[in-house]
Molecule: transfer RNA
Organism: Candidatus Lloydbacteria bacterium RIFCSPHIGHO2_02_FULL_51_22
RNA sequence: GGGCCAGUAGCUCAGCUUGGUCAGAGCGGCUGACUCAUAAUCAGCUGGUCCACGGUUCAAAUCCGUGCUGGCCCA
Numbered sequence: 001g002g003g004c005c006a007g008u009a010g011c012u013c014a015g016c017u018u019g020g021u022c023a024g025a026g027c028g029g030c031u032g033a034c035u036c037a038u039a040a041u042c043a044g045c046u047g048g049u050c051c052a053c054g055g056u057u058c059a060a061a062u063c064c065g066u067g068c069u070g071g072c073c074c075a
Stems, first nucleotide, its partner, number of pairs: 001074007010027004020058001028046006051067005
């Protein structure tokens, strides 16, 4: 220098192919119930500029372009 993959909640990830109704799951955190108490269990609550910028569109996490970060391969 070239190619590919990934970037979404505090963490691990799904959703992207096929644009749309409120952006989700598990774990975590907080409160309560239960218990002599703790754990486990149950209930409720808590969660996001979907990496950044621009474009297309009535509408973008999703499509297009550029850039940034990380990983892998080639030279």